[in-house]
Molecule: transfer RNA
Organism: Phycisphaerae bacterium
RNA sequence: GGCCCCGUCGUCUAGCGGCUAGGACGCGACCCUUUCAAGGUCGAGGUAGGGGUUCGAUUCCCCUCGGGGUCA
Repeated sequence: GGCCCCGUCGUCUAGCGGCUAGGACGCGACCCUUUCAAGGUCGAGGUAGGGGUUCGAUUCCCCUCGGGGUCA
C1' cells in the first nucleotide's frame, strides 16, 4: 500500500429504515438490617467524526479517524 471485518452507557452486549436506543455487571439514592453483606425499589449514564440518500438513519452510501485480520 491492496482487500476484508469491527466501532452503541464505565465494561460486555442487543438492536436487518419509524425504538422512550433494551439487557447484564458496575455506579448513586432509598427500603430492609443494630451494622455490614445479601435482597428489593428507583435513578444517572451511550449510537467514533463529517457529509449524502430518505418524509424519516444506530441501521443504507461516501470520506476521515481508531482497532483487528489477511496479502505483498